[in-house]
Context: one part of a larger RNA
RNA sequence: GGCAGACGGUGGAUGCCUUGGUACCAGGAGGCGAUGAAGGACGCGGUAAGCUGCGAAAAGCUUCGGGGAGCUGCUAACAGGCUUUGAUCCGGAGGUUUCCGAAUGGGGCAACCCGGCCGGGUAAAACCCGGUCAUCGUGUACUGAAUAAAUAGGUACACGAAGCGAACGGGGGGAAGUGAAACAUCUCAGUACCCCCAGGAGAAGAAAUCAAUUGAGAUUCCGUAAGUAGUGGCGAGCGAACGCGGAUCAGCCCAAACCGCAGUACUUGUACUGCGGGGUUGUGGGGCCCCGAUAUGGGAUGAUGAGAGGUAGCAGAACGGUCUGGAAAGGCCGGCCAUAGACGGUGAUAGCCCGGUAUGUGAAAUCUUGAAUCACCCUAGGGUGUCCCCGAGUACCACGGGACACGUGAAACCCCGUGGGAAUCCGGGAGGACCAUCUUCCAAGGCUAAAUACUACCUGGUGACCGAUAGUGAACCAGUACCGUGAGGGAAAGGUGAAAAGCACCCCGGGAGGGGAGUGAAAUAGACCCUGAAACCGUCUGCUU
Numbered sequence: 001g002g003c004a005g006a007c008g009g010u011g012g013a014u015g016c017c018u019u020g021g022u023a024c025c026a027g028g029a030g031g032c033g034a035u036g037a038a039g040g041a042c043g044c045g046g047u048a049a050g051c052u053g054c055g056a057a058a059a060g061c062u063u064c065g066g067g068g069a070g071c072u073g074c075u076a077a078c079a080g081g082c083u084u085u086g087a088u089c090c091g092g093a094g095g096u097u098u099c100c101g102a103a104u105g106g107g108g109c110a111a112c113c114c115g116g117c118c119g120g121g122u123a124a125a126a127c128c129c130g131g132u133c134a135u136c137g138u139g140u141a142c143u144g145a146a147u148a149a150a151u152a153g154g155u156a157c158a159c160g161a162a163g164c165g166a167a168c169g170g171g172g173g174g175a176a177g178u179g180a181a182a183c184a185u186c187u188c189a190g191u192a193c194c195c196c197c198a199g200g201a202g203a204a205g206a207a208a209u210c211a212a213u214u215g216a217g218a219u220u221c222c223g224u225a226a227g228u229a230g231u232g233g234c235g236a237g238c239g240a241a242c243g244c245g246g247a248u249c250a251g252c253c254c255a256a257a258c259c260g261c262a263g264u265a266c267u268u269g270u271a272c273u274g275c276g277g278g279g280u281u282g283u284g285g286g287g288c289c290c291c292g293a294u295a296u297g298g299g300a301u302g303a304u305g306a307g308a309g310g311u312a313g314c315a316g317a318a319c320g321g322u323c324u325g326g327a328a329a330g331g332c333c334g335g336c337c338a339u340a341g342a343c344g345g346u347g348a349u350a351g352c353c354c355g356g357u358a359u360g361u362g363a364a365a366u367c368u369u370g371a372a373u374c375a376c377c378c379u380a381g382g383g384u385g386u387c388c389c390c391g392a393g394u395a396c397c398a399c400g401g402g403a404c405a406c407g408u409g410a411a412a413c414c415c416c417g418u419g420g421g422a423a424u425c426c427g428g429g430a431g432g433a434c435c436a437u438c439u440u441c442c443a444a445g446g447c448u449a450a451a452u453a454c455u456a457c458c459u460g461g462u463g464a465c466c467g468a469u470a471g472u473g474a475a476c477c478a479g480u481a482c483c484g485u486g487a488g489g490g491a492a493a494g495g496u497g498a499a500a501a502g503c504a505c506c507c508c509g510g511g512a513g514g515g516g517a518g519u520g521a522a523a524u525a526g527a528c529c530c531u532g533a534a535a536c537c538g539u540c541u542g543c544u545u
Base pairs, nucleotide, nucleotide: 001544002543003542004541005540006539007538008537009536015530016495017494020466021465022463023462024461025460026459027458028457029455030454031164032163039100040099041098042055043054044053046078050074051073061094062093063092064091065090066089070082071081072080105114106113107112115133116132117131118130119129120128135161136160137159138158139157140156141155142154143153168199169197170196171195172194173193179186183233209216210215220247221246222245223244224243230238231237251447252446253445254391258277259276260275261274262273263272264271265270266269282425284390285389286388287387288385289383290382291381297378298377299376301375302374303373304372307369308368309367310366311365313361314360315359319334320333321332322331323330335352336351337341343355344354345353396420397419398418399417400416401415402414406432427442428441429440430439431438482489483488502529505516506515507514508513
């Protein structure tokens, strides 16, 4: 030196565990903000670095409820206190709530600096304290130039806006990597991304829709039709609709004709404007005129508000012996409860030990929902005439685009830009060029619940989901430490024991550390603490070179 065995060191795999994650389900909530948000800075404790909580009234104040013995957060110890005259704690309501931040008196390098006015304080000031003073929009009133009337402008008051927020929604803009085995039309994709806006949903929506000679009857969503018909360098690809089956169902209001009132203008009998009535349709409707009725049905509006639910809680059944063991919930023996044998804990595996569970029950205050009632609002018919009305720079056309599953195509329908430019029921649109016939509908105004989408947040629950290199980046003081000028990037790190009983005392040592003693079931469980693999490093013994 090698090999083997034994015993260690180091190391932190593995096993077991779970406070944390993750996916989904059900219900709730779906917003917060100038009454100053979200998010922060700085403070507040007897002692106090951090976290948590709170705001100069500062780990808290008041009050109303709950609760019932300890409390003074994480957090031990000390000190001092509080508490059956009900503390701590839980819930409702209120008070306080520094400074920054939309930040809003002005400024500013956020958490700072400097003001005006009014009030307080003072004999008066200074310092100080309280209140107030941004901008924009809308409305009203007053005032008011050049410039006569007027207008612009100014002033005051009232109301509103702003900023933040995960996804979902609508709109305005809008790529490229990629695919086409290259690439340009095409695709990716109207996706990502940017901007605006809204709500608990949003959007859409009561046919100028479809259909096809039978008819249907707003919209939205799902299934199907169907990877069909189509479209397509007819490549890659893209990709309907009708119809059918379901979810849910709800329909309405204006403009105009005509009538009335008021105002304005002037050519003095018209025009316009405002308000009220009227009216809302496609078997055309309405007005005007005539006849008839005075009822019925409904509401998506407001008030009151029975009841129900939420925000604390409360009651809640039933077990002993013995054996092993450190410990019984385990074994054995004998019982009991069950509208409760979900689950968790307790010194090993507990229906009957504890918390709970089934079930029942509960609110001073506040919130949600909401029966019923009241108020308010809406709602009818028939006929004649062909006098009036029925949404205009609109429909439509040309050119250029976009969007429709549809790439210009035979390309309708829908929407824009530019230029032209109708008709009013004997009217107009559509039925995939266009024309006729036929059918069908009534544009150029508006509103509309439900079925649908999503989950930052709250409550409850579930998992052939993870179990610390997994699962969130984060089980632990993590978006931290650290890196970067910055945008931004971004970790590692869980486990003594049933209980600290965390080793009094003695010895060696400066200490660290160790040897005894003691605790404990165990200390090779001693805090670098469960188990403790391998690499790697040793000690001893044997064999061997």
This is a predicted structure of a 545-nucleotide part of an RNA (large-subunit ribosomal RNA, domain I) from Desulfurivibrio modestus.